[in-house]
Context: one part of a larger RNA
RNA sequence: CCAGAGAUUCCCAGUGGGAAGCGAAGACCCCGUGAAACUUUACUGUAGCUUGUAGUUGUGAUGUAACUUCUAUUGUGUAGCAUAGGCAGGAGCCGUCGAAGCACAGUCGUCAGAUUGUGUGGAGGCAACAGUGAAAUACUGCCCUUUAGAAAUUACAUCGCUCACUCUUUAAUUAGAGGACAGCUAUUGGUGGACAGUUUGGCUGGGGUGGCACCCCGCUGAAAUGAUAUCAGCGGGGCCCAAUGGUCCACUCAACCGGGUCAGAAAUCCGGUGUAGAGUGCAAAGGCAAAAGUGGGCCUGAUUGGAUUCCUAAUAACACGGUUUCCAAAGACGAAAGUCUGGCUUAGCGAACAGCUAUGUCCCCCUUGGUGGGGGCUAGCUCUGACCGAAAAGUUACUCCGGGGAUAACAGAGUUGUCGCGCCCGAGAGCUCAUAUCGACGGCGCGGCUUGCUACAUCGAUGUCGGCUCUUCCUAUCCUGGCGCUGCAGCAGGUGCCAAGGGUGGGGGUGUUCACCCAUUAAAAGGGAUCGUGAGCUGGGUUCAGAACGUUGUGAGACAGUUUGUUUGAUAUCUACUGGGAA
Numbered sequence: 001c002c003a004g005a006g007a008u009u010c011c012c013a014g015u016g017g018g019a020a021g022c023g024a025a026g027a028c029c030c031c032g033u034g035a036a037a038c039u040u041u042a043c044u045g046u047a048g049c050u051u052g053u054a055g056u057u058g059u060g061a062u063g064u065a066a067c068u069u070c071u072a073u074u075g076u077g078u079a080g081c082a083u084a085g086g087c088a089g090g091a092g093c094c095g096u097c098g099a100a101g102c103a104c105a106g107u108c109g110u111c112a113g114a115u116u117g118u119g120u121g122g123a124g125g126c127a128a129c130a131g132u133g134a135a136a137u138a139c140u141g142c143c144c145u146u147u148a149g150a151a152a153u154u155a156c157a158u159c160g161c162u163c164a165c166u167c168u169u170u171a172a173u174u175a176g177a178g179g180a181c182a183g184c185u186a187u188u189g190g191u192g193g194a195c196a197g198u199u200u201g202g203c204u205g206g207g208g209u210g211g212c213a214c215c216c217c218g219c220u221g222a223a224a225u226g227a228u229a230u231c232a233g234c235g236g237g238g239c240c241c242a243a244u245g246g247u248c249c250a251c252u253c254a255a256c257c258g259g260g261u262c263a264g265a266a267a268u269c270c271g272g273u274g275u276a277g278a279g280u281g282c283a284a285a286g287g288c289a290a291a292a293g294u295g296g297g298c299c300u301g302a303u304u305g306g307a308u309u310c311c312u313a314a315u316a317a318c319a320c321g322g323u324u325u326c327c328a329a330a331g332a333c334g335a336a337a338g339u340c341u342g343g344c345u346u347a348g349c350g351a352a353c354a355g356c357u358a359u360g361u362c363c364c365c366c367u368u369g370g371u372g373g374g375g376g377c378u379a380g381c382u383c384u385g386a387c388c389g390a391a392a393a394g395u396u397a398c399u400c401c402g403g404g405g406a407u408a409a410c411a412g413a414g415u416u417g418u419c420g421c422g423c424c425c426g427a428g429a430g431c432u433c434a435u436a437u438c439g440a441c442g443g444c445g446c447g448g449c450u451u452g453c454u455a456c457a458u459c460g461a462u463g464u465c466g467g468c469u470c471u472u473c474c475u476a477u478c479c480u481g482g483c484g485c486u487g488c489a490g491c492a493g494g495u496g497c498c499a500a501g502g503g504u505g506g507g508g509g510u511g512u513u514c515a516c517c518c519a520u521u522a523a524a525a526g527g528g529a530u531c532g533u534g535a536g537c538u539g540g541g542u543u544c545a546g547a548a549c550g551u552u553g554u555g556a557g558a559c560a561g562u563u564u565g566u567u568u569g570a571u572a573u574c575u576a577c578u579g580g581g582a583a
Base pairs, nucleotide, nucleotide: 008583009582010581011580012579013578014577015576017575018574019573022569029404030403031402032401034400035399036396037395038394039393042198043197044196045195046194048191049190050189052187053186054185055184056183058161059160060159061158062157063156064155065154066153068151069150070149071148072147075144076112085143086142087141088140089139092126093125094124101120102119103118104117105116106115107114108113165178166177167176168175201214202212203211210231215237216236217235218234219233220232238387239281240343241342245299246298247297248296249295250294251293253277255273256272257271258270259269279288280287282348284346285345286344303329304328305327306326307325310322311321331340332339333338354382355381356380357379358378360377362376363375364374365373366372411458412456413454414453415452417451419447420446421445422444423443424442428438429437465540466538467537468536470532471529472528473527474526475525478503479502480501481498482497483496484495485494486493506518507517508516546564547563548562549561550559551558552557
């Protein structure tokens, strides 16, 4: 110096394993006393529609009704001349301006009569006296009741009119049609997703569905003061009782034994034993025997006013509610001492607003001749069980915002009931014989491929099933290799030991993994690698928006029901690997 090999460094081109690579404060899920859109038999309202009343709105007739006034009329308990409405005054009143009587006609009627009109008649008739609660329709005044008539007003119904008002028309204040209706205004009731504003609870081994563990009581948990959690366990309450309360007096239960008419295992009666084995209005616990249990007498303390302790609520505060003790008033029972502010104790409950009721020489306002009305003070009652108490239904896959790995779905981690694979024991099967082979009932493990559970990491995002492609690892070995045992004669098998070098294929329908089927094969083993692999592909499935079917819902909509449809981004800095080159 040439050729080859190796180490190191660098360069070029490429591939996309990794940087839980870049992109976007996750669209799924949950949360927010967040938003929006939509729905409806959610709540509360509003247009609109409708209804009554009043105004605009005048006039006439008829009918009915109401009310006022006027003229007449009506009024019979018994006693009593007789059909006495009430009260007051009252000794006279009416009558030739026509009394009694008679005739005719009308009205009322309790059938006795009352009353009015016309005619006749031609001078009297009715009161004070006896009886009656009350005296003369003798006379006068006021009022009640019944009935009839008239007038005014109002309302309703019907039929008209024309002047408001309306429509058409005309050059016109013209003509026609309608007409006090309609329209308009005010107000009242109804209807009213057409429209609007809102609400649509909490707990929760994610949320929903379910449940109430959301108020209260007993026991356990609770770790021997007190206090103490879970969708921990066992059970209860949301009343009942005028006696099942207060007091005084008296008594003793359950069960068993003995005796005794009907009468029996068991009825009522007598005697005995009897610390409670009974009972207590109702849960459980703690209590209770001359009682807290059982019976009787008398009662209403299950009353009113005031103060106070403790629990509720450990260690700050606090409501309702419950509870203790004391004082005063007026009482109950008891001879008295005394006891009694409901029930042996611990559950049996409720704010503000609003309404109702009660009390009073009470307070305030308005009003009146008297009075009356409203409000307040005090007490009680009527609710909020999501029980310290808003007045309240849904849908969203058309969705949105703020957040959360405080909380679900994938994957990881932990665990391993379930799953897979072993071992121990050996009842039994195997003609006999546990262990060639299989192995009940039980026991002990391993794995981390199933499915669960947990919610530890990730919600300012680690791309989700299956297939294709490509690589590597494990062995609990399907084939191939080497061995043992056999209920292994041989062939072929069964079972076990060593062994992971190599192999483990092709098709059919299904998105499938899986499973099933077909024909082969030495065999067509099982698994891991973020259920290996989407900055490698695909996109059939799942899982947006459109649409449809079935089912469901009043509906908006919904459905681990079905069908169709449906953007797969960009780039290679580092690292890694592949090929080439240089020093």
Large-subunit ribosomal RNA, domain V from a Candidatus Woesearchaeota archaeon, 583 nucleotides, folded computationally. The source organism's lineage runs through Archaea, Nanobdellati and Candidatus Woesearchaeota.